[in-house]
Predicted 3D model of a 98-nucleotide RNA (Bacterial small signal recognition particle RNA) from a Planctomycetota bacterium.
RNA sequence: GGCCCGGCCCCGAGCGAUGGAUCGGGUUCGAACCGGGUCAGGCCGGGAACGGAGCAGCCCUAAGGACAACGAUUCAUGCGUGCGGAAGCCGGGCCCAC
Repeated sequence: GGCCCGGCCCCGAGCGAUGGAUCGGGUUCGAACCGGGUCAGGCCGGGAACGGAGCAGCCCUAAGGACAACGAUUCAUGCGUGCGGAAGCCGGGCCCAC
């Protein structure tokens, strides 16, 4: 000096962890009137039977909100992990030269 191996350092992409956002489904809340159903009382029609519209109440639900964890997508990092790679430094082995 050359080659090989390993370490340090750096870069890249991958997986995981953590955090955020969005979507999906679940639970729950959710309409004085301008959603639905059922409509006490009262009102109307009727001689009556009954019928009609229909407030409150109750039920369901929309828009939307909240909740916990699940799944998917995506973003990020003073995190972890191995993989690939340039140069430099260090260590080891072999060869060559002196």
Its Rfam family is "Bacterial small signal recognition particle RNA". Its family is annotated with SRP-dependent cotranslational protein targeting to membrane, signal sequence recognition and signal recognition particle, plasma membrane targeting in the Gene Ontology. The organism belongs to Planctomycetota, within Bacteria.